[in-house]
RNA sequence: GAUAGAGGUUGCAUAAUCUAAGAGUAUUUGAAAACAAGAUUUGUGUAUCGUUUUCAAAGAAAGGAGAGGUUGCCGAAGGGUUUUUACAGACACAACUGUAAAUAUUCUGGGACAAUAUAUAAUAUGUAUUGGACUGUCACAAUCUGUGGAGAGCUAUC
Numbered sequence: 001g002a003u004a005g006a007g008g009u010u011g012c013a014u015a016a017u018c019u020a021a022g023a024g025u026a027u028u029u030g031a032a033a034a035c036a037a038g039a040u041u042u043g044u045g046u047a048u049c050g051u052u053u054u055c056a057a058a059g060a061a062a063g064g065a066g067a068g069g070u071u072g073c074c075g076a077a078g079g080g081u082u083u084u085u086a087c088a089g090a091c092a093c094a095a096c097u098g099u100a101a102a103u104a105u106u107c108u109g110g111g112a113c114a115a116u117a118u119a120u121a122a123u124a125u126g127u128a129u130u131g132g133a134c135u136g137u138c139a140c141a142a143u144c145u146g147u148g149g150a151g152a153g154c155u156a157u158c
Stems, first nucleotide, its partner, number of pairs: 001158005008074001011073003017067003027058009038049003041095006077108005083102007109135002113131007137149005
């Protein structure tokens, strides 16, 4: 260097389908009341629309999650940061926000548990840090076991 392979309390991601939550929210329609130059993310211009509150009727979606078990797999994959592109936020330009994809770089061996912080509508879930265990693997000491390392690792063959 090439090929093959192992890890497991639910190994990892993921299709169809279903579910909770989002939410009786946004929004739409009707009624009533109040108000006067604003509202549609920000600036300029254009365009459109009266605005707000209450009541009644109707009533979503996205991002996030769970079930499920199809497919691909064992840096499986996930997270952070940078840049670019597409879409949405009325339209044009500039910015901003959100979502998705790609690029580069970086962190994490793995799944759980507890605490804290953060993202989030959220007690779900993700991420980070800390803690004591578990587990695979290697190294060292030693054969009861202990200590330490990281996937750029480990095992087998060539």
The RNA shown here (Lysine riboswitch aptamer) has 158 nucleotides and comes from uncultured Fusobacterium sp. The model forms 100% of the base pairs in the Rfam consensus. Model confidence (mean pLDDT): 76 of 100. Its Rfam family is "Lysine riboswitch aptamer". About the family: Riboswitches are metabolite binding domains within certain messenger RNAs that serve as precision sensors for their corresponding targets. NCBI's taxonomy places the organism under Bacteria, Fusobacteriati, Fusobacteriota, Fusobacteriia, Fusobacterium. The RNAcentral record of the sequence draws on MGnify.